A computed fold for a 1386-nucleotide RNA from an uncultured bacterium, annotated as small-subunit ribosomal RNA. The coordinates come from a structure-prediction model, not an experiment, and the mean pLDDT is 84. Rfam family: Bacterial small subunit ribosomal RNA. Its family is annotated with structural constituent of ribosome and ribosome in the Gene Ontology.
[in-house]
């Protein structure tokens, strides 16, 4: 200078933190599922170092030797035969061979190939070292090879075995094997000299004893052999330094550790032997377990690190298991050899033979890993002189998408947006320019022809390969995973906690984007998912880069060895450090640059990097380190001092309980929330006097002392330890911490032996309690208490290790010292140690910590890595024992935590309100009757409401009807709506059949409106008919909308902008007052707003005005006058704490007054804030979705909703004298309603009512009479009470009162004499009490809605119950206490 680092889900109602878990990416010798077209290059038993049949994988030299076969030239015997010429046969023996296997001999078989069992080691890596070595075949030089011997295999011939395999006995050769001579040089030995080395010691010189060689072939050219010296190349030893986990493996060791002599060895060396001495390794981890080839590299990674050791190369091991040696230059030797075990195989049972972890191959194992393939053409190796001959090394091809990399499976136009499929709000959308259609190409595979380089002359397995060229057809060539989120990509049917899915969170229980399909879409492509393993994301083991008050962690406290750090100045040395410069750090990889296969993947090539090591050397000297001699701050002595429950022995003391003994003295005493157990008349408790014993030590006493922590508390004695002040004499870094280790350690517990007054586990009684093995109460025993001894733990806590140093202050408080004033026990200032609190930066996840740090920063020790199994189990060590100490795994969740944050809750706490309680009235609960609910019965008793917030509620009015339900009996495009043809206007009887619905019947009968071209044609309804559709009080109120109940008419319930917090949030909304209120009012990091509270709206209570009839006055009435009153409608005034006074803070408001009709929101209603209860309605109504469609629609008749042993709400009537009755006559309302109707009068009836009927659409007429009260009369009874019930006999409404209506009259004359436990209403025109009236409605109210008459009584008060508010605390709740959550048991 350049270049490089990513994160997400998941704990929580919600945050932050801390923590684990899981994802996204890279690789792989992989395997599995689906799928599959070419090629190039690579790679293919990770497991049983299990067993192997078969074939091959190490031979070669005749130019080292002998013989033996065969050819072939020679040569010519022995026979045969003969026409005697010869012919036939050709034997021995010599030559010759570029012919064969076999011996001898030599060189190779120690390479090359293969595998990782074993090995935690000098095995490997790295650097070095041998002055302690060895080296065939290579290569150089230098001198040599005289000249005998004597054997053996082959081979014969005998002979033993079944074979393997041997034995004897004869011949033979050699580059096979032995002496003899030579000895430049060379080895030993033995003084000597010179010179060098880190030591032993090593070159050179020269001397003197003394020891060892050789092999020939031959083509004449050489090729081989002997000795010495050097190179090269390859081995072999020794060293530093590194190389895996386990201390639940501390001790290990006998040739071990060293020495002398000897032995061996290429060579040092206990390597081996003998003697002597007793060492020798180990906390810097030895021994022992357990697992492992090591290394370049290989994959991850921003790096550092992690993890791996297939293929490539290097080194090492090892060759069925052990073991051993030979031969050789080289072995203890894969395809040699002996033993000795396993095993497999032949046997004539006597013996024999064998090793695929070369390279095909087969069996086995297993998820899984190829062909018994060509060639030596090329690269190399081995012999040989050479030709050559061997060579599963290698070269190649065969299978396998394992793995990388490359290519294709068409291209271009193309809208009627085609069909088909999918969806759909039915219009339409998507697949989609995709297809079909037209043009076009021809890579690749397929056909034909041509054909290489690899080879220097011949000699090509691959191979007619690579590549070229040509014709030929869009044709032979796409799948696989996913589509909640993380994480690119959505719909629809099916399914209905089922079927499944799932890396984590997690989907699925009738509308599933999360299951299965199917349609569209994302991704990646000959692949594409899954698993299975490393890395990484994880700073989640942290060297780079972490913590430890409260999340997981500081050791119970100290002394201290080893270790680790370690003050101020100065001089040396150079081990660490720092620069330079050599040497290595194989090759190949990896990165640069270049280059060749068309490209790429691969391959080549570069004195190109880079290998961050390691070793030599050369300076430097600032830090650390060492060596010296020196300072005094650090740390210790010394001397003067004063504080103190520091210790450890003795001894002494008073109060107090408890026993005893004696007195006085009577019935109780103790003891609980209340009791009883106990004690007590045999005299307790009580109270007096004596006395006896163990125990602790009141006040003082205090976030006061002391001590290293546990701990220390009456007084006085001895003995003693620390610390602190003040001085500055001494020493002269002598400190700090501190694994092991030693030592102390509360309280209970253990052992022996003493004591034993309280006190008190265990135990005993008694009580609580549903039990109560327990809290209470009465006894009561180990123990508490002393000796000695053991235990070794605690929330042994400041949950906060020691040590120093720095770093803002305030204020107590203990134990020194010092200045100054001032009489002073005091005040005031400085300073040292100790010990609280508060508090600024800073730190911290936040609580919080903060000169005593949890803050700055050094240094040492401990500990920690998710929960939960678990401080358990095995093992160890300790201990009489209890049990301590160390201290894990299977398994199993996805969290577990920590601090704070809204709420919710509490048998916390503060304050306030409400007929909430408490004062008081009247009542439910008892009975009889109504009415509504359960249950109960039934064909049906439709159907919803279920604590408050269902039950006289939906219903403001079920005989039919309503009507939903049940029985029986009809209908089927429909009782009701649109559409479409036809045909007819409409409309439409009587009768008769049936219980009606209906039917006969499109019966008789009866004919309109517009328009007209007279044919028709429309409006409208009717009738037939087909279909779409109607229709559903069927289902889901947990799909919904609207409605509406409730907390609650409670005073709450948010925002905006600022603040403050990391953040959830807070702050404003809290604090003091005040209020009917979040109502003002003041304060205040909050200033403002909003939606609620008030107020505006209706009524009422006063007065004014102004109109005003049918209201009101006068009059006996009318008419008609009149505008005062009462009424009634409108409009306005009035009541705001205005006004005084007192408290209050000079507020806000309270209190009290005055004036007023009214006085503090003057009563009442109307109005209901975010919200909460998956509240109630699908049956007012609307509505998705499912289900029904000659029925779950529709018409009818009759019947049910009215049942009836019970039980429960809500009323009514009463039980009587505040009453009943009766009678009389008198007064006084409000609000309302009336035309299919209120109905006055007048007649009749005891009466309900009937008969007639004026007036009235209503300030006019009616309903209507008000009741209570008043007065007489009963005289406390089941009454002169109460009226149920039930017989009679009427009346009203209605097609119809059997089931199942109301009502009157006569009679009947039931429970019941004030209601158990529990329990409701209501604070004033209220409660009670008394009557009127209306909606429903033909008729049927004890229900409801409304109206006025009379008209009390109490609230001391907020302690309790209920129900609400506001504040604050705790909290493991948050579906929020009906919550969580433990154990037992199923």
């Nucleotide at each position: 200078c350049c270049c490089u680092u990513a994160g997400a889900g998941u704990u929580u109602g919600a945050u932050c933190c801390u923590g684990g878990c899981u994802c996204a990416g890279g690789a792989u010798g992989a395997a599995c599922g689906c799928u599959g077209g070419c090629g190039g290059c690579g790679u293919g038993c990770u497991u049983a170092a299990c067993a192997c049949a078969u074939g091959c994988a190490a031979g070669u030299c005749g130019a080292g030797c002998g013989a033996a076969g065969c050819a072939c030239u020679c040569g010519g015997a022995a026979g045969u035969u003969u026409u005697c010429g010869g012919a036939c046969a050709g034997a021995a023996g010599a030559g010759u061979g570029a012919c064969u296997g076999a011996g001898c001999g030599g060189c190779g078989g120690a390479c090359g190939g293969g595998u990782g069992a074993g090995u935690a080691a000098c095995g490997c890596g790295u650097g070095g070292g041998u002055a302690a070595c060895c080296u065939g075949c290579c290569u150089u030089g230098u001198a040599c090879a005289g000249g005998g011997g004597g054997a053996u295999a082959a081979c014969a011939g005998u002979u033993u075995g079944a074979a393997a395999a041997g034995a004897c006995u004869g011949c033979u050769a050699a580059u096979a094997c032995c002496g003899c001579a030579u000895a430049a040089g060379c080895g030993c030995a033995c003084g000597g000299a010179a010179c060098c080395g880190c030591a032993u010691g090593g070159u050179u010189c020269a001397g003197u004893g003394u020891g060892a060689a050789a092999a020939a072939c031959u083509c004449c050219g050489g090729u081989g052999g002997u000795a010495c010296a050097a190179g090269a190349u390859g081995g072999a030893c020794c060293c530093g330094c590194g190389u895996c986990u386990g201390a639940u493996u501390a001790g290990c060791u006998a040739g071990u550790u060293g020495g002398u002599g000897g032995g061996g060895u290429a060579a040092c060396g206990g390597c081996c032997u003998a003697c002597c001495a007793a060492g020798g390794c180990g906390a810097c981890g030895a021994u022992c377990a357990g697992u492992a080839g090591c290394c370049g590299a290989c994959c991850u990674g921003a790096g550092a690190g992690g993890g791996u050791g297939a293929c490539c190369g290097g080194c090492c091991a090892c060759a069925u298991u052990g073991g051993g040696a030979c031969u050789g230059a080289g072995a203890c030797a894969c395809g040699g050899c002996c033993c000795a075990a396993a095993c497999u195989c032949c046997u004539a049972c006597g013996g024999g033979a064998g090793g695929c972890a070369g390279c095909a191959g087969u069996g086995g194992g297993g998820a899984a890993u190829a062909u018994u393939g060509c060639a030596c053409a090329a690269u190399g190796g081995g012999c040989g002189a050479a030709a050559g001959c061997c060579u599963g090394a290698u070269g190649c091809a065969g299978c396998g998408a394992c793995g990388c990399c490359g290519c294709g499976u068409g291209g271009a136009c193309g809208a009627a947006g085609a069909a088909g499929u999918a969806u759909u709000u039915c219009g339409g959308u998507a697949u989609g320019u995709a297809a079909a259609g037209u043009c076009c190409u021809a890579u690749c595979a397929g056909c034909a022809g041509g054909g290489a380089a690899g080879a220097a002359a011949a000699u090509g397995a691959c191979g007619g390969u690579a590549c070229c060229u040509g014709a030929c057809u869009a044709a032979g060539a796409a799948g696989c995973c996913c589509c909640g989120g993380c994480u690119a990509a959505c719909u629809a049917c099916g399914u209905g906690c089922c079927a499944g899915c799932a890396g984590c969170c997690g989907c699925g229980g009738u509308a599933a984007u999360a299951c299965g399909u199917a349609g569209g879409g994302g991704g990646c492509a000959a692949g594409c998912g899954u698993u299975a393993u490393c890395c990484g994301g994880a700073u989640u083991u942290a060297c780079u880069g972490g913590g430890u008050g409260u999340a997981a962690a500081g050791g119970g406290g100290g002394c201290g060895c080893a270790g680790g750090u370690g003050g101020c100045a100065a001089g040396g040395c150079a081990a660490g450090c720092c620069a330079g410069a050599a040497g290595u750090g194989a090759a190949a990889a990896c990165c640069c640059g270049g280059g060749g296969c068309u490209c790429a993947a691969c391959c080549c090539c570069g004195c190109g990097g880079a290998u961050u090591g390691c070793u030599u050397u050369u300076g430097g000297a600032a830090c650390u380190g060492u060596c010296u001699g020196g300072c005094u701050a650090g740390a210790g002595u010394g001397c003067a001092g004063g504080a103190g429950g520091g210790g450890c022995a003795g001894g002494c003391g008073g109060a107090a309980u408890u026993c005893c003994u004696a007195g006085u003295g009577u019935a109780g005493c103790g003891g609980u929330g209340a009791a009883a157990u106990g004690c007590g008349u045999a005299g307790a408790u009580a109270u007096u006097a004596g006395g006896a014993g163990g125990a602790a030590c009141a006040c003082c006493g205090g976030u006061g002392g002391c001590g290293a922590a546990a701990g220390c508390g009456g007084c006085c004695u001895g003995c003693u330890g620390g610390a602190c002040u003040g001085u500055a004499a001494c020493u002269g870094a002598c400190a700090c911490u501190g694994a092991g280790g030693c030592u102390c350690g509360a309280a209970a517990g253990c052992g022996u032996g003493u004591g034993g007054a309280g006190c008190a586990a265990a135990c005993a009684g008694g009580a609580u309690u549903a039990g109560a093995u327990a809290c209470c109460c009465u006894g009561g025993u180990a123990g508490u208490c002393c000796a000695c001894g053991c235990c070794g733990u605690a929330a042994a806590c400041g949950a906060u290790g020691a040590a120093u140093a720095c770093u803002a202050g305030g204020u107590g408080u203990c134990g020194g010292g010092g200045g100054a004033g001032c009489a002073a026990a005091g005040c005031u200032c400085c300073u040292c140690g100790g010990u609280g609190c508060c508090g600024a930066c800073c730190c911290u996840a936040a609580c919080g910590c903060a000169u005593u740090a949890a803050g700055u920063a050094u240094c040492c020790c401990a500990c920690c890595u998710g929960g939960g199994g678990a401080g358990u189990a095995c093992g160890u060590u300790c201990g009489c024992a209890a049990g301590a100490a160390u201290g894990a795994a299977a398994c199993u969740c996805a969290a577990a935590g920590g601090a704070a944050u809204u709420g919710a809750c509490g048998g916390g706490g503060a304050c306030c309100c409400g007929c909430a309680c408490a004062a008081g009235c009247g009542g439910u609960g008892g009975a009889g009757c109504a009415u509504g609910u359960g249950g109960u019965u039934u064909a049906a008793u439709u159907c919803g409401a279920c604590g408050c917030a269902a039950c006289g509620c939906g219903a403001a009015g079920a005989a039919c009807c309503u009507u939903a339900c049940c029985a029986a009996g009809g209908c089927u495009u429909g009782a009701c709506a649109u559409c479409u043809u036809g045909c007819u206007a409409a409309c439409g009887a009587a009768a008769c059949a049936g219980a009606g619905a209906u039917g006969u019947a499109u019966u008789a009968g009866g004919u309109g409106c517009c328009c007209u071209a007279c044919g028709g044609g429309g409006a409208a309804a009717g009738c037939a008919a087909a279909g779409a559709c109607a229709g559903g009080u069927g289902g889901u109120g947990c799909a919904u909308g609207g409605u509406u109940g409730u907390c609650g008419u409670c005073a709450g319930c948010u925002c905006g902008u600022g603040u403050c917090g990391u953040g959830a949030g807070a702050u404003g909304u809290u604090g003091g007052g005040u209020u009917a209120a979040g109502u003002c009012c003041c304060g205040c990091a909050a200033c403002g707003a909003g939606c609620g509270c008030a107020a505006c709206c209706c009524u009422u209570a006063c007065g004014g005005u102004u109109u005003g009839u049918u209201a009101c006055u006068a009059c006996g009435a009318a008419a008609g006058a009149g505008g005062a009153c009462u009424c009634a409608a409108g409009c306005c005034g009035g009541a705001c704490u205005g006004c005084c006074g007192u408290u209050g803070a000079g507020a806000a408001a309270a209190c009290g007054g005055a004036g007023g009709a009214a006085g503090g929101u003057g009563g009442g209603g109307a109005c209901g804030a975010c919200g909460u209860c998956a509240a109630a309605u699908c049956a007012u109504c609307a509505u998705g979705c499912c289900c029904u469609u000659u029925a779950u629609g529709u018409c009818u008749u009759g019947g049910g909703c009215u049942u009836c042993a019970c039980a429960c709400g809500u009323a009514c009537u009463a039980c009587a004298a505040u009453g009943g009755c009766a009678a009389a006559g008198a007064a006084c309302a409000a609000a309302g309603c009336g035309a299919a109707g209120c109905g006055a009068g007048c007649g009749c009836g005891c009466g309900a009512g009937c008969g007639u009927g004026a007036g009235c659409a209503a300030a006019a007429c009616g309903c209507a009479a008000a009741a209570a009260a008043u007065u007489g009369u009963c005289c406390c009874a089941g009454u002169u009470c109460a009226g149920a019930u039930u017989g009679c006999a009427g009346g009203c409404u209605g097609c119809a009162a059997c089931u199942c209506g109301c009502c009157u009259g006569c009679a009947u004359g039931a429970a019941g004499u004030u209601g158990g436990a529990a329990u409701u209403g209501c604070u004033a025109g209220u409660a009670a009490u008394c009557g009127c009236g209306g909606a429903u409605c033909a008729g049927c109210a004890u229900g409801c809605c409304g109206c006025g008459g009379u008209g009390a009584a109490u609230a001391c008060g907020u302690u309790c119950c209920c129900g609400g508010g506001c504040c604050u605390u705790g909290c493991a709740c948050u579906c929020a206490c009906c919550g969580c959550c433990c154990g037992u048991c199923a």